[in-house]
RNA sequence: GGCGACGUGGCCAAGUGGUAAGGCAGGGGCCUGCAAAGCCCUGAUCACGAGUUCGAAUCUCGUCGUCGCCUCUA
Numbered sequence: 001g002g003c004g005a006c007g008u009g010g011c012c013a014a015g016u017g018g019u020a021a022g023g024c025a026g027g028g029g030c031c032u033g034c035a036a037a038g039c040c041c042u043g044a045u046c047a048c049g050a051g052u053u054c055g056a057a058u059c060u061c062g063u064c065g066u067c068g069c070c071u072c073u074a
Base pairs, nucleotide, nucleotide: 001070002069003068004067005066006065007064010024011023012022018054026042027041028040029039030038047063048062049061050060051059
């Protein structure tokens, strides 16, 4: 330099056009004499910017970051 994949709460991770599941951790509550366990509640402008669309996490373009493969030079 070329090609490809990925970026979603603190962490892991599903969802691939129609208002973002689940698990762990955290906080609050119930329960308990106190705890543990259990149960309930609680949080995401989906990396950033623009475009397409009635509607974008999802499709297109650009930028940034991470990872992988290939090539060249030293």